[in-house]
RNA sequence: ACGGGUGUAGUUAAACGGUAUAACAGUGGUCUCCAAAACCACCAUUGGGGGUUCGAUUCCUCCCACCCGUG
Numbered sequence: 001a002c003g004g005g006u007g008u009a010g011u012u013a014a015a016c017g018g019u020a021u022a023a024c025a026g027u028g029g030u031c032u033c034c035a036a037a038a039c040c041a042c043c044a045u046u047g048g049g050g051g052u053u054c055g056a057u058u059c060c061u062c063c064c065a066c067c068c069g070u071g
Base pairs, nucleotide, nucleotide: 001070002069003068004067005066006065007064010024011023012022013021018054026042027041028040029039030038047063048062049061050060051059
């Protein structure tokens, strides 16, 4: 320099173009003599810009970060 891939909650991952979801973590509660476990509730997320569309995590494009490969 070129080619390919990945980017979603604090972490690990889902999501036919049509309400962004789960587990763990965190916070509060129930239970318990206390705690753990269990159960209930809450909190919190689409890497950034632009485009297409009635509607974008999803499609297109540019950039950024990381990984793999070619030279």
The RNA shown here (transfer RNA) has 71 nucleotides and comes from a Minisyncoccia bacterium.
Model confidence (mean pLDDT): 84 of 100.
Its Rfam family is "tRNA". It is annotated as a transfer RNA.
Lineage of the source: Bacteria > Bacillati > Minisyncoccota > Minisyncoccia.
The sequence is in RNAcentral, with records from ENA.